Background: Predicted 3D model of a 360-nucleotide RNA (Bacterial RNase P class A) from uncultured Sphingomonas sp. It matches the Rfam family "Bacterial RNase P class A". By type it is a ribozyme. The organism belongs to Sphingomonas, within Bacteria. Of the family's consensus pairs, 94% are formed in the model.

RNA sequence: AGAGGGUCGGGCGGCCGCGGGGUGCUUGCACCGCGAGGAAAGUCCGGGCUCCACGGAAACGACGGUGGCGGGUAAUGCCCGCCGGGGGCGACCCCAGGGAAAGUGCCACAGAGAGCAGACCGCCUACCUCCUUCGGGAGCGGCAAGGGUGAAAGGGUGCGGCAAGAGCGCACCGCGCGACCGGCAACGGAAGCGGCACGGCAAACCCCACCGGGAGCAAGACCGAAUAGGGACCGCAUAUGGGCAUGUUCCGGCUCGCGGUCCGGGUUGGUUGCUGGAGCGGCGGAGCGAUCCGCCGCCUAGAGGAAUGGUCGCCCAUCCCUUUUCGAAGGGUGGACAGAACCCGGCUUACAGACCCUCU
Numbered sequence: 001a002g003a004g005g006g007u008c009g010g011g012c013g014g015c016c017g018c019g020g021g022g023u024g025c026u027u028g029c030a031c032c033g034c035g036a037g038g039a040a041a042g043u044c045c046g047g048g049c050u051c052c053a054c055g056g057a058a059a060c061g062a063c064g065g066u067g068g069c070g071g072g073u074a075a076u077g078c079c080c081g082c083c084g085g086g087g088g089c090g091a092c093c094c095c096a097g098g099g100a101a102a103g104u105g106c107c108a109c110a111g112a113g114a115g116c117a118g119a120c121c122g123c124c125u126a127c128c129u130c131c132u133u134c135g136g137g138a139g140c141g142g143c144a145a146g147g148g149u150g151a152a153a154g155g156g157u158g159c160g161g162c163a164a165g166a167g168c169g170c171a172c173c174g175c176g177c178g179a180c181c182g183g184c185a186a187c188g189g190a191a192g193c194g195g196c197a198c199g200g201c202a203a204a205c206c207c208c209a210c211c212g213g214g215a216g217c218a219a220g221a222c223c224g225a226a227u228a229g230g231g232a233c234c235g236c237a238u239a240u241g242g243g244c245a246u247g248u249u250c251c252g253g254c255u256c257g258c259g260g261u262c263c264g265g266g267u268u269g270g271u272u273g274c275u276g277g278a279g280c281g282g283c284g285g286a287g288c289g290a291u292c293c294g295c296c297g298c299c300u301a302g303a304g305g306a307a308u309g310g311u312c313g314c315c316c317a318u319c320c321c322u323u324u325u326c327g328a329a330g331g332g333u334g335g336a337c338a339g340a341a342c343c344c345g346g347c348u349u350a351c352a353g354a355c356c357c358u359c360u
Base pairs, nucleotide, nucleotide: 001360002359003358004357005356006355007354008353010315011314012313013312014311015310016309018035019034021032022031023030024029025028037337041348042347044346045345046344047343048342049216050215051214052213063212064211065210066209067208068082069081070080071079072078083097084095085094086093087092098207099206103205104204105201106200107199120147121146122143123142124141128139129138130137131136155173156172157171158170159169160168174196175194176193177192180189181188182187220272221271222270223269230263231262232261233260234259235258236257241256242255243254244253279298280297281296282295283294284293285292286291316335319332320331321330322329323328
């Protein structure tokens, strides 16, 4: 100078408050004890728990997601180890890292040509035809080395070869296939074979493999008034009747009063779910590690329109100013991001500053 990881994120005391809990009695007061975070956040993943759907389980299709291999875990898109590729002198960091020889599609601009490729400039005159002033020229043709365009033009360098060229031939490098060997696997190594094909994009459709039923504590459960409404039974009443829709009549339709007892649903409200749990700390063991196992100890917010605050004193940081004998002294400022709401495991994002460990 840098790389990786971890911890803390004001301390102590006084006074006044706030929310739960416990004890005491004089029953509305005393006393005791507890009271935000590493992210409580974003709600992006994964679970627990609860209800709904389905007789149980599985498969297929649609839709969504995941995507090297092995392991860990309740589970994951998380974590660990390894492999492959890329970056860095290095510690180390980054990767949506399956399939492009199943199919479809796209490859802008430039350029002659962008996908079963192409000839703009350029190179060539050996063969064939014609002309000739015998130097050559024209045609028919051949080529893809060089130039040029582009992100990308159907391997690179050299020698041979040729009219000029070209994997046309050869050597080396690259590439493809690959017996065999190592590894659980991803993958690595590799005898040999092949003149070289099979361009890129799947964060385009698609194909393959695997995973996923839906909604969420305002889930859900219990208690349950007053008033109104529903049902059952009993008693009284009864239809040649009353009421409803039209102004009236007729025809047709629908409907049935009062009281008592009981039942069930259910609004306001109350209780519960509600915090002891994949919990935290220490020690030991297994493992490279994530993690797992054993023993001992601890209890650490549960509100519900929502408490966790304010103030004073001393001290420690930070920052600023002044003085300086560069050791320090004096004065001022006062602490980042933020804030539980059923609970966990992750990821991501925000964060003044301080400290520790390992490595280059």
Model confidence (mean pLDDT): 76 of 100.